[in-house]
Predicted 3D model of a 72-nucleotide RNA (transfer RNA) from uncultured Crocosphaera sp. RNAcentral holds the sequence, with entries from MGnify. The coordinates come from a structure-prediction model, not an experiment, and the mean pLDDT is 82. Its Rfam family is "tRNA". Gene Ontology term of the family: triplet codon-amino acid adaptor activity. Rfam's curators write: Transfer RNA (tRNA) molecules are approximately 80 nucleotides in length. The source organism's lineage runs through Bacteria, Bacillati, Oscillatoriophycideae, Chroococcales and Crocosphaera.
RNA sequence: GGGCAUGUAGCUUAAUGGUAGAGCGCAAGACCGAUAAUCUUGAGGCUAUAGGUUCGAGUCCUAUUUUGCCCA
Repeated sequence: GGGCAUGUAGCUUAAUGGUAGAGCGCAAGACCGAUAAUCUUGAGGCUAUAGGUUCGAGUCCUAUUUUGCCCA
């Protein structure tokens, strides 16, 4: 330099073009003599960036960029 894949919460990850969810973690509470475990509740996402298509985009298209793999 060329090709392919990938980027969503602190981490791992879901979501048929139609209100972005879950597990772990974190905070508070319940339970306990106390802790762990368990249970309940809560906070935390402008879905990598910028455009485009569409009534409507995490999803489709384009460019850039991150990470990984392959080729040279």